[in-house]
RNA sequence: AAAGGGCAAACCUGUUGAAAAACAGGGACGCAAAGCCACGGGUCUAAAGCUGGAAAGCCAGGACAGCCGGGCUGCCGAA
Numbered sequence: 001a002a003a004g005g006g007c008a009a010a011c012c013u014g015u016u017g018a019a020a021a022a023c024a025g026g027g028a029c030g031c032a033a034a035g036c037c038a039c040g041g042g043u044c045u046a047a048a049g050c051u052g053g054a055a056a057g058c059c060a061g062g063a064c065a066g067c068c069g070g071g072c073u074g075c076c077g078a079a
Base pairs, nucleotide, nucleotide: 006031007030011026012025013024014023015022016021029066035072036071037070039069040068041067042064043063044062049058050057051056
C1' cells in the first nucleotide's frame, strides 16, 4: 500500500441514578488506540455532610478516558 475488520457523537426509546451520568437497543458525528487505568491538571454533578432563620453557599466517597498530559496493553502492514 492493500485487505479483513473494530469502536460509535448528537438524537430517539427503555432501565438505573438525587444529579452528573451509565447501561441496553436503534443511529453515525467522528476515531489508528474512540482499548484499559481517575495518577497530575481540567470539566460536570452536589445526594449525604457542613454552614445558614430561610433563600442559598461550600464540599466527592459520585461522574467524564470522545478535554489535555501520563501509565499499561494491542490488530494488519506488500514490493
Notes: A computed fold for a 79-nucleotide RNA from a marine sediment metagenome, annotated as c-di-GMP-I riboswitch aptamer. Its mean pLDDT, the model's own confidence on a scale to 100, is 90.